[in-house]
Molecule: transfer RNA
Organism: Fonticula alba
RNA sequence: GAGUUUAUAGCUCAGUUGGUAGAGCAAUUGCUUUGCAAGCAAUAGGUCAUGGGUUCGAGUCCUGUUAAACUCC
Repeated sequence: GAGUUUAUAGCUCAGUUGGUAGAGCAAUUGCUUUGCAAGCAAUAGGUCAUGGGUUCGAGUCCUGUUAAACUCC
């Protein structure tokens, strides 16, 4: 220098053909217990890396940039 892949909750990851963003773990509260753990119930937590475009509508499509991993030279 060229190419491929990845970026979504605190962590690990889903998200189908573009149509109201989810799970597990973790956190908080409550129930249960003498207390802790376990269990059960509920709650909170997201500018979907970032700028722009297309569209009635974008996590998803197009594009610039940034970061990480890999391959080639």